[in-house]
RNA sequence: GCGCUCGUAGCUCAGAGGACAGAGCGGCGGACUUCUAAUCCGCUGGUCGGUGGUUCGAAUCCACUCGGGCGCG
Numbered sequence: 001g002c003g004c005u006c007g008u009a010g011c012u013c014a015g016a017g018g019a020c021a022g023a024g025c026g027g028c029g030g031a032c033u034u035c036u037a038a039u040c041c042g043c044u045g046g047u048c049g050g051u052g053g054u055u056c057g058a059a060u061c062c063a064c065u066c067g068g069g070c071g072c073g
Stems, first nucleotide, its partner, number of pairs: 001072007010025004018056001026044006049065005
């Protein structure tokens, strides 16, 4: 330099054009318990890496770009 791939919540990930963008773990509060753990209930979370474009509508499609990983030279 070229190609492929990944980037969504604090962490691990789902979401493949239209649902208020979700789950588990975590964090906070409560119930239970002598206390702790476990269990149960509630709450808490995001400008979907960035910019621009396509579209009535974009996390999702396209271009460029930034970062991680792999391969080729």